[in-house]
RNA sequence: UCGGGACUGGUGUAACGGUAGCACGAAGGAUUCUGGCUCCUUUAGUCGGGGUUCAAAUCCCUGGUCCCGAA
Numbered sequence: 001u002c003g004g005g006a007c008u009g010g011u012g013u014a015a016c017g018g019u020a021g022c023a024c025g026a027a028g029g030a031u032u033c034u035g036g037c038u039c040c041u042u043u044a045g046u047c048g049g050g051g052u053u054c055a056a057a058u059c060c061c062u063g064g065u066c067c068c069g070a071a
Base pairs, nucleotide, nucleotide: 001070002069003068004067005066006065007064010024011023012022013021018054025043026042027041028040029039030038047063048062049061050060051059
């Protein structure tokens, strides 16, 4: 320099263009003599900026970070 891939709560991982789920974690509560297990409630997210569309995590453009390959 060229080509390809990835980016979603604190972590991991889903989601035909149509309400962003699940698990773990965290907080509060129930249970317990205490702790753990179990149960209930809550918590918090689409990498940035544009575009297309009635509607974008998803499609298009551009930028960023990381990974792989070629020279």
Overview
A computed fold for a 71-nucleotide RNA from a Pirellulaceae bacterium, annotated as transfer RNA. The RNAcentral record of the sequence draws on ENA and MGnify. The source organism's lineage runs through Bacteria, Pseudomonadati, Planctomycetota, Pirellulales and Pirellulaceae. The same sequence occurs in records of 3 taxa. It matches the Rfam family "tRNA".